RNA sequence: GGGCCCGUGGUGUAGGCAGGUUAACACGCCGGCCUGUCAAGCCGGAGAUCGGCGGUUCAAGUCCGCUCGGGCCCGCCA
Numbered sequence: 001g002g003g004c005c006c007g008u009g010g011u012g013u014a015g016g017c018a019g020g021u022u023a024a025c026a027c028g029c030c031g032g033c034c035u036g037u038c039a040a041g042c043c044g045g046a047g048a049u050c051g052g053c054g055g056u057u058c059a060a061g062u063c064c065g066c067u068c069g070g071g072c073c074c075g076c077c078a
Stems, first nucleotide, its partner, number of pairs: 001074007010027004020058001029045005051067005
């Protein structure tokens, strides 16, 4: 210098290729039920504007461009 992959609640992931109106699951957290108590179990709830900015579009987590962070491969110099 060139190319590729990853980034989404507190944590780990799915959803992206084929845009569609409410972003899903597990663990964790909060409240309630149950239990002599805890755990387990059951019910309910909070929590992410999807790394950032811009563009396309009626509509972007998803498509395009730039950029930030992390990782990998190739090349060049030595």